[in-house]
Predicted 3D model of RNase P RNA and transfer RNA as a complex of 422 nucleotides. Rfam match: Bacterial RNase P class A. By type it is a ribozyme. From the family's description: Ribonuclease P (RNase P) is a ubiquitous endoribonuclease, found in archaea, bacteria and eukarya as well as chloroplasts and mitochondria. Model confidence (mean pLDDT): 78 of 100.

RNA sequence: GCUGGAGAACCGCCGACCGGUGAUGCGUCGCAUCCCCGGGAGGAGGAAAGUCCGGACUCCACAGGGAAGGAUGGUUCCUAACGGGAACGGUUCACCGCAGUGGCGGUGAAUACGGAAAGUGCCACAGAGAAUAGACUGCCCGCUCAGCGGGUAACGGUGAAAAGGUGAGGUAAGAGCUCACCGUCCCCGUCGGUGACGCCGGGGACUGAGGCAAACCCCAUCCGGAGCAAGGCUAAACAAGGGAUGCUUGAGGUUUUCCCGACCGAUAUCCCCGGGUUAGCUGCUUGAGCGCGUCGGCAACGGCGUUGCCAGAUAAAUGGUUCUCCUCGACAGAAUCCGGCUUACAGGC
RNA sequence: GGCCCCAUCGUCUAGUGGUCCAGGACAUCACUCUUUCAAGGUGAAGACACGGGUUCGAUUCCCGUUGGGGCCG
Numbered sequence: 001g002c003u004g005g006a007g008a009a010c011c012g013c014c015g016a017c018c019g020g021u022g023a024u025g026c027g028u029c030g031c032a033u034c035c036c037c038g039g040g041a042g043g044a045g046g047a048a049a050g051u052c053c054g055g056a057c058u059c060c061a062c063a064g065g066g067a068a069g070g071a072u073g074g075u076u077c078c079u080a081a082c083g084g085g086a087a088c089g090g091u092u093c094a095c096c097g098c099a100g101u102g103g104c105g106g107u108g109a110a111u112a113c114g115g116a117a118a119g120u121g122c123c124a125c126a127g128a129g130a131a132u133a134g135a136c137u138g139c140c141c142g143c144u145c146a147g148c149g150g151g152u153a154a155c156g157g158u159g160a161a162a163a164g165g166u167g168a169g170g171u172a173a174g175a176g177c178u179c180a181c182c183g184u185c186c187c188c189g190u191c192g193g194u195g196a197c198g199c200c201g202g203g204g205a206c207u208g209a210g211g212c213a214a215a216c217c218c219c220a221u222c223c224g225g226a227g228c229a230a231g232g233c234u235a236a237a238c239a240a241g242g243g244a245u246g247c248u249u250g251a252g253g254u255u256u257u258c259c260c261g262a263c264c265g266a267u268a269u270c271c272c273c274g275g276g277u278u279a280g281c282u283g284c285u286u287g288a289g290c291g292c293g294u295c296g297g298c299a300a301c302g303g304c305g306u307u308g309c310c311a312g313a314u315a316a317a318u319g320g321u322u323c324u325c326c327u328c329g330a331c332a333g334a335a336u337c338c339g340g341c342u343u344a345c346a347g348g349c
Numbered sequence: 350g351g352c353c354c355c356a357u358c359g360u361c362u363a364g365u366g367g368u369c370c371a372g373g374a375c376a377u378c379a380c381u382c383u384u385u386c387a388a389g390g391u392g393a394a395g396a397c398a399c400g401g402g403u404u405c406g407a408u409u410c411c412c413g414u415u416g417g418g419g420c421c422g
Base pairs, nucleotide, nucleotide: 001349002348003347005325006324007323008322009321010320011319013043014042017039018038019037020036022034023033024032025031026030045331049342050341052340053339054338055337056336057227058226059225060224062261064260065259066258067257069223070222071221072220073219074088075087076086077085078084089113090111091110092109093108094107095106096105097104098103114218115217119216120215121212122211123210136156138152139151140150141149142148143147164182165181166180167179168178169177183206184205185204186203187202188201189200191198192197231282232281233280234279241272242271243270244269245268252264253263254262291306292305293304294303295302296301350421351420352419353418354417355416356415359375360374361373362372377393378392379391380390381389398414399413400412401411402410
């Protein structure tokens, strides 16, 4: 990644569509509807689940602007779109190999991967000291020497984290104090790459440019709302009453909140309390669709051609019995539809 | 089928822009007071629904699972 019990018989369930008898209506021998009878293609999933994302579709017709609010976050590509997928890049880790320090290469895995040099904030306890950071143990020097003063931060200790590493020089003792080679960050340039970025070269800052943004925040991009119980049609039924505001100098309203603008608005608007309707039809399944072949592409995926149509229930359809096979049967049942994510899953390939 | 909210001792509740043995009340137990019970006083025990992640550190932040509640002609 695929599959996810199989076959036969009998009885039973839903059902596009077809036929028949009768009735009704309209029209000039047809059409439509209904009862009944007969036949009948086809009939649950990889997750149908959770309802976590994105849409299609329907309605609202301020789906105008702004603010608030929310979401995403390496680059490129795929897609109707996505917080999804593919490839590549960076960082970290593991293993192997090469290499006598520093490291390099290969394979695999993880990745919530923009910014800490715009600002604010947090880093408990321990510890001398934790962001305008230090002197406890110690090392060195001096003195009036069982203490005091000065210098120092290499070694040690505390901690998740403590003034980059190796070597040499230098020093009273030390320290990037100085030098060489590396390391980190920033800037510039050649070359390669669609790009993230990479190799090389040069310059600067470092020796606190520490960590945390799944801290507030900043940057970039995006976002109208509600949802098939949306909505549309038909049939049937019902009795109103009270209060407040307002009547064009505008009450109130316009599918998140606020502001601006625009529009509706006078037998108006809002609130409270009651009555009736819990019926039927539709939406309802032909799809950004599946299968097969072929071309393009590293791949995700896309183009072209072609066969077939593959659930539409409505208190909710596939159940029961017998026999055989065997991998001895798990998780589990559509309710507008599709693309993903997450969760559950015996066995087999 | 769809939309929304919640989970802290036995019960009801604080808390949480991160480091507490997670606080309070009622209830339970023990002691004390009282002739005895009750009331009162003192003390004790007792919880962040579960799993993973971020972080030095999670009840709190993020993701998922489980359980409970409300609404929709």